[in-house]
């Protein structure tokens, strides 16, 4: 010098479920939206939980008996996700937001 790969802004797709009820306030032609209660639901911001395996392992274990390398009971601690839970969020249509996936490639580092 070039140059992989991760990551940034930016672009694009992106799904699910009540225009539930009641009561208040404003507006309103209405509806919707905001507050609060109650029922019903969804899972793909975020969050929480769990395996396989990996360590530890006071218990157990070698032909009297002692001992315990190796291994092991209980328990412990690491540990995944689109599973699972539904705290949070969400649940007409439009904005917003959405794991995820395509695109991109800026800025730093190394060598």
């Nucleotide at each position: 010098a070039a140059c992989a790969g991760g990551c940034a802004a930016u672009c694009u797709g992106g799904a699910g479920a009540g225009c539930g009820u009641c009561g208040a306030g404003a507006u309103u032609u209405a509806u919707a939206a905001u507050c609060g209660g109650c029922c019903a639901c969804c899972g793909a911001a975020g969050g929480g939980g769990c395996a396989c395996g990996c360590g530890g392992a006071u218990u157990u274990c070698a032909a009297c008996a002692a001992u315990a390398a190796c291994a092991u009971c209980a328990c412990c601690g690491c540990a995944a996700a689109u599973c699972u839970c539904u705290c949070a969020g969400g649940u007409a249509a439009a904005a917003a937001g959405g794991a995820c996936a395509g695109a991109g490639g800026g800025g730093u580092g190394g060598a």